About this RNA
The prediction has a mean pLDDT of 86. The part of an RNA shown here (small-subunit ribosomal RNA, 3' major domain) has 470 nucleotides and comes from an uncultured bacterium.
Context: one part of a larger RNA
C1' cells in the first nucleotide's frame, strides 16, 4: 500500500421487499453428465459450461469408427521427359480405382521455342482438426456501463509511500460546487453517432386521393391534383432556458408554465487500469514437441441420432378470462431470379399441373393473429390435452433403413396447476398474439427481427446476493 472481517459509518443495483408470470411435478424438443458401443469425433464446466461453437449432422459436412485403396501425395513452388486441354463406348468393382477403344489437335511465336494444363520420373518437400491457451499473438467473456484508475510539477515523510484522488454539499457518474499544499493534465463518465417521438422546408414515382370531372360488378381505375398520408434530404426543437421555493449569495434539488417532448425523453453503438496462468493452438496466425507407405491422402458404409439414469434450457398443456364451428376487422419489418410466384384446374389435404408479373414502395411470398360478432359444449379425464402408434400419401434429394419435414385417416398415453428449492421482469415493459429473416437442396419449439392487445407493484433499505467511498 493492498485484501479480507460473522467491525463500523454512508450509498447504489429487480439485490430484498411490494407485484405479475414462470422453472422444479406430466409428455415432447434440445444440449450436457454418466453409461453403453467398432465409433458414439472435439472443445466449452460456479457465476461468466449445458437450444454453447453448430446462421441449420441422411451422403456431403466430418474431425470419428470398418473395409478397401495411394505415397512427392487431394493442395503450393522448383527441375527433367512426354502429351494441347478436354471429350468418350465397353469390362472388373461398393467405390476410390484399374483395364481399355475412339475423338480431337487449339492460343502466341523470332519457328529455336513459349504461356495454361494433364501425364510420368527423381528429390528438396507438401500435409496433421497431432499435443501444448501453463509458450504464443489476435479475437472474446467476467467483474461492469461498475465509477473508477493514474501521471507531471511540487510538497510531507530516513522510508515504503501519502498528498492531489481525502473533507461539507450534490449528482446517474472523480457529475459539478465549495473547502483545502497543493496546482495541473490523462484514460475512462457526459457530450460528439444511429435510431424513435413533434413540427417547418424540398422533391412527388412505383407511393398518396382533399376538391373537380369520367367511370365501374369492384378497386385511385382513369384524366387531374400536391393538399393529407408516407417516403428520403436538410433544418427548428429540450438549454434546468423561464418562474416560484429550498439551498451557502453556490452546485443543485422540490413545484410550476410552456411545449409533441422536462430535467441523461425512450432505446441502441460505445466496455478505463485491470482481474480471472478465465475461454479459444478445432476460424486463423504462430514458438517448442511429435507422425512422414502415416498421426498425412482418398473412397464405401456406419457412427456424431445409441438410453436402466441424473441435470440445464425451451415447447406444448392440464381447460370455459377456455375448446370447437361460421362469419368478420386491423400491423410492421422483412426475403425474391436455379428466385418469389399471382390466377385458372384437379386433389379431403400435404400438394400438383398450367402459368401472368416481379432483380420489385409497382408483382410476389401473404388469409396476420390473439380481437369482434353468432352458435354449440357444461366441469367430464371431457368437443381439455395432445404423445404415443397402425395404414394411406406430399415433398426436397443419386438416397428418407439405420436418420428429413408436411399432410390425411384411425389411436387417443401422462397430465385436473406441481414438494423443498429456484429465475425473469419497474411500462409501452411483464405477460400474452401473430409475422418475417439468416442457416438452408430438404429440416427450426433454437436464434435474430418485427409489430398487436397491454398490466401489477416498488411503504421501505432491517435482512439475503454484487458493487461503489471514508
Nucleotide at each position: 500500500u493492498g485484501a479480507c472481517g460473522g467491525g463500523g459509518g454512508c450509498c447504489c443495483g429487480c439485490a430484498c421487499a411490494a407485484g405479475c408470470g414462470g422453472u422444479g411435478g406430466a409428455g415432447c424438443a434440445u444440449g450436457c453428465g454418466g453409461u453403453u458401443u467398432a465409433a458414439u469425433u472435439c472443445g466449452a464446466u460456479g457465476c461468466a459450461a449445458c437450444g454453447c461453437g453448430a446462421a441449420g449432422a441422411a451422403c456431403c459436412u466430418u474431425a470419428c469408427c470398418u473395409a478397401c485403396u495411394c505415397u512427392u501425395g487431394a493442395c503450393a513452388u522448383c527441375c527433367a521427359g512426354a502429351g494441347a486441354a478436354g471429350a468418350u463406348a465397353g469390362c472388373a468393382g461398393a467405390g476410390a480405382u484399374g483395364c481399355a477403344u475412339u475423338c480431337g489437335u487449339g492460343c502466341c511465336u523470332u519457328c529455336g521455342g513459349g504461356a495454361g494444363c494433364u501425364c510420368u520420373g527423381a528429390g528438396a518437400c507438401a500435409g496433421g482438426u497431432g499435443c501444448u491457451g501453463c509458450a504464443u499473438g489476435g479475437c472474446u467473456g467476467u467483474c461492469g456501463u461498475c465509477a473508477g484508475c493514474u501521471c507531471g510539477u511540487g510538497u510531507u515523510g530516513u522510508g515504503a509511500a501519502a498528498u492531489g484522488u481525502u473533507g461539507g454539499g450534490u449528482u446517474a457518474a472523480g457529475u459539478c460546487c465549495c473547502g483545502c499544499a497543493a496546482c495541473g493534465a490523462g484514460c475512462g463518465c457526459a457530450a460528439c453517432c444511429c435510431u424513435u417521438a413533434u413540427c417547418c422546408u424540398u422533391u412527388g414515382u412505383u407511393g398518396c386521393c382533399a376538391g373537380c370531372a369520367c367511370g365501374u360488378u369492384a378497386g385511385g381505375g382513369u384524366g387531374g391534383g400536391a393538399a393529407c398520408u408516407c417516403a428520403a434530404a436538410g433544418g427548428a426543437g429540450a438549454c434546468u432556458g423561464c418562474c416560484g421555493g429550498u439551498g451557502a449569495u453556490a452546485a443543485a434539488c422540490c413545484g410550476g408554465a410552456g411545449g409533441a417532448a422536462g430535467g441523461u425523453g425512450g432505446g441502441g453503438a460505445c466496455g478505463a487500469c485491470g482481474u480471472c496462468a478465465a475461454g479459444u493452438c478445432a476460424u486463423c496466425a504462430u514458438g517448442g514437441c511429435c507422425c512422414u507407405u502415416a498421426c498425412g491422402a482418398g473412397u464405401a458404409g456406419g457412427g456424431c441420432u445409441a438410453c436402466a439414469c441424473g441435470c440445464g434450457u425451451g415447447c406444448u398443456a392440464c381447460a370455459a378470462u377456455g375448446g370447437c364451428u361460421a362469419a368478420u376487422a386491423c400491423a410492421a419489418a422483412g426475403g425474391g431470379a436455379g428466385g418469389c410466384g399471382a390466377g385458372c384446374c384437379a386433389g379431403c389435404g400435404a400438394u400438383g399441373g398450367u402459368g401472368a408479373g416481379c432483380g420489385g414502395a409497382u408483382c410476389u411470398c401473404a388469409u396476420a393473429a390473439a380481437g369482434u360478432u353468432a352458435g354449440u359444449c357444461a366441469u367430464a379425464g371431457u368437443c381439455c390435452g395432445g404423445a404415443u402408434u397402425g395404414g394411406a400419401g406430399u415433398c426436397u434429394g443419386c438416397a428418407a433403413c439405420u436418420c428429413g419435414a408436411c399432410u390425411c385417416c384411425a389411436u387417443g398415453a401422462a397430465g385436473u396447476u406441481a414438494g423443498a428449492a429456484u429465475c425473469g421482469c419497474u411500462a409501452g415493459u411483464a405477460a400474452u398474439c401473430g409475422c418475417g429473416g439468416a442457416u438452408c437442396a430438404g429440416c427450426a419449439u433454437g436464434u435474430c427481427g418485427c409489430g398487436g392487445u397491454g398490466a401489477a407493484u416498488a411503504c421501505g433499505u432491517u435482512c439475503c446476493c454484487g458493487g461503489g467511498c471514508c
Rfam family: Bacterial small subunit ribosomal RNA. Rfam links the family to the GO terms ribosome and structural constituent of ribosome.